[in-house]
RNA sequence: GCAAACCCGCCGACAGGUGGGGACGCAAAGCCUCCGGUCUGAGGGAUUACAGAUAGCGGGGUUGCCG
Numbered sequence: 001g002c003a004a005a006c007c008c009g010c011c012g013a014c015a016g017g018u019g020g021g022g023a024c025g026c027a028a029a030g031c032c033u034c035c036g037g038u039c040u041g042a043g044g045g046a047u048u049a050c051a052g053a054u055a056g057c058g059g060g061g062u063u064g065c066c067g
Stems, first nucleotide, its partner, number of pairs: 001026002006021006024056001030062003034059003037054005
């Protein structure tokens, strides 16, 4: 410096996001979906795939404090 869980408000069909409160933790818990993992896909049914989320799941890219 950031900010988990939880609480309140808002957005979303959902996973989840966001503002405030709050701190479990974190040298990259800064940023980026390229790869893998996990989660969601409501509105009549089926199939194929596709779409979305997670960067605080890991790999990777890039920037970066002190010594």
A computed fold for a 67-nucleotide RNA from a soil metagenome, annotated as c-di-GMP-I riboswitch aptamer. Its Rfam family is "c-di-GMP-I riboswitch aptamer". Rfam describes the family as follows. GEMM was predicted in a large-scale screen for bacterial structured RNA regulatory elements. The coordinates come from a structure-prediction model, not an experiment, and the mean pLDDT is 85.